[in-house]
Context: one part of a larger RNA
RNA sequence: ACUACGUUAAGGAACUCGGCAAUUAAGUGGCCGUAACUUCGGGAUAAGGCCUGGUUUUCUCCGGGAGGAGAAGACCCGCAGCGAAAGACGUAAACCGACUGUUUACCUAAAACACAGGUCCGUGCUAAAUCGAAAGAUGAUGUAUACGGGCUGAUGCCUGGCCAGUGUCCGAACGUUAAAGAAGGGGGUCAUGUCCGCAAGGACGGCAGCCUUCGACUGAAGCGCGGAUGAACGCCGGCGAUAACUAUAAUCGUCCUAAGGUAGCGAAAUUCCUUGACGGGUGAGUUCCGUCCUGCACGAAUGGCAUAACGAGUUUACGACUCUCUCAACGUAGUCCUCG
Repeated sequence: ACUACGUUAAGGAACUCGGCAAUUAAGUGGCCGUAACUUCGGGAUAAGGCCUGGUUUUCUCCGGGAGGAGAAGACCCGCAGCGAAAGACGUAAACCGACUGUUUACCUAAAACACAGGUCCGUGCUAAAUCGAAAGAUGAUGUAUACGGGCUGAUGCCUGGCCAGUGUCCGAACGUUAAAGAAGGGGGUCAUGUCCGCAAGGACGGCAGCCUUCGACUGAAGCGCGGAUGAACGCCGGCGAUAACUAUAAUCGUCCUAAGGUAGCGAAAUUCCUUGACGGGUGAGUUCCGUCCUGCACGAAUGGCAUAACGAGUUUACGACUCUCUCAACGUAGUCCUCG
């Protein structure tokens, strides 16, 4: 010097990113007492306060009794009477997630996942969906109060506008459109034929068949087309002017759009400028709480806002308490180091 423990006067978070760690206090007993808020269940053991052993006397109440509960005295012992073990620190606020639960076995336990609830889509049973070349199986020995899938995520109050684009669904008049079919046309080959030649042979034309090629026309879904649809994917403006101080703009004009962000919330887990401004708390507060709104770049089931209870969640403050610290010292055990 290190590691693990333990004790320190005075102060008491001045430590530190942060009371991390540790301590204190308290302790599922009895009596009293208990706020805001609330989904009336809770919150709550809220908070806060008092008591506690043994012996003995008298009395009261309850009980059929055994016995139990209590009151008033006297006395006894100890450092200590819930005599050992075990057995909550508390409070005031904000955010997120309703809750119990689940998770990165071995760096993340959470605000992530799940959840009950909500809603949309599909599915009429040989169901949809899924696994499987198939047989077959799951779904389900179920049957729309069922099953599968997507999103949201208790509850309360709500969930605005846009169907132009993309998707889905419905429609079928018209346009376009495949394979296939096919009237007909062209080409190749070619019997018979015609011509030339004494003949051998040659030339021309060419039916049928076969081969080949073009092909009017017929021809489904789809696409075009018409419509519906947002708890489908998504999207939800700009400029200029205007009121009897100024400022501001209920108002007006204009351009563009499918429509121009409604309620609620808002420097927010979202705010760049920014430590915004004002107020609170502190001696002093980039954090925190309340308010404002100029929302770089909130916003309504990619849910909005509120919310009792709950949380090894995040943040702020207070009380109590402490070797976290002022600031060191000492002790125990084990190391390191030196000597033998």
Annotation:
The part of an RNA shown here (large-subunit ribosomal RNA, domain IV) has 340 nucleotides and comes from Candidatus Uhrbacteria bacterium RIFOXYB12_FULL_58_10. The RNAcentral record of the full RNA draws on ENA and SILVA. The source organism's lineage runs through Bacteria, Bacteria candidate phyla and Candidatus Uhriibacteriota. It matches the Rfam family "Bacterial large subunit ribosomal RNA". Model confidence (mean pLDDT): 85 of 100.